Molecule: transfer RNA
Organism: Rubrobacter sp.
RNA sequence: AGGGAGGUAGCGCAGCGGGCAGCGCGCCGGCGUCGGAAGCCGGAGGUCGCGGGUUCGAUCCCCGCCUUCCCUA
Numbered sequence: 001a002g003g004g005a006g007g008u009a010g011c012g013c014a015g016c017g018g019g020c021a022g023c024g025c026g027c028c029g030g031c032g033u034c035g036g037a038a039g040c041c042g043g044a045g046g047u048c049g050c051g052g053g054u055u056c057g058a059u060c061c062c063c064g065c066c067u068u069c070c071c072u073a
Stems, first nucleotide, its partner, number of pairs: 001072007010025004019056001027043005049065005
């Protein structure tokens, strides 16, 4: 220098040929128990890496940038 993959909740990840943003763990509350744990029920938590563009509408499509990993030189 060129190419490829990733960036979504505190952590690990999914998501759609554009239309409500989800799962597990964790966290909070309740039930439970003599008290806990397990288990069950409910809940909170997100600028979808950043900035533009397209569109009625973008996590998703296009462009630029940042960052992590891999390959080539």